[in-house]
A computed fold for a 73-nucleotide RNA from a Candidatus Woesearchaeota archaeon, annotated as transfer RNA.

RNA sequence: GGGCCUGUGGUCCAGUGGCUAUGACGCCGCCCUCACAUGGCGGAAGUCGAGGGUUCGAAUCCCUCCAGGCCCA
Numbered sequence: 001g002g003g004c005c006u007g008u009g010g011u012c013c014a015g016u017g018g019c020u021a022u023g024a025c026g027c028c029g030c031c032c033u034c035a036c037a038u039g040g041c042g043g044a045a046g047u048c049g050a051g052g053g054u055u056c057g058a059a060u061c062c063c064u065c066c067a068g069g070c071c072c073a
């Protein structure tokens, strides 16, 4: 330098055009217990890597860039 893949709450992920973006772990509160753990209920936490474009509508499609990984040179 060229090609391919990945980027979504603190962490790991689902979601491949259409209600308020899914779940688990973690965190906070309440219940339970003498207490802890387990368990149950509830809650907070996301500019969906950045910018632009297409569309009535974009996490999703297109372009550029950024970061990481793999292969080739």
Stems, first nucleotide, its partner, number of pairs: 001072007010025003018056001027043005049065005
Taxonomically the source falls in Candidatus Woesearchaeota (Archaea, Nanobdellati).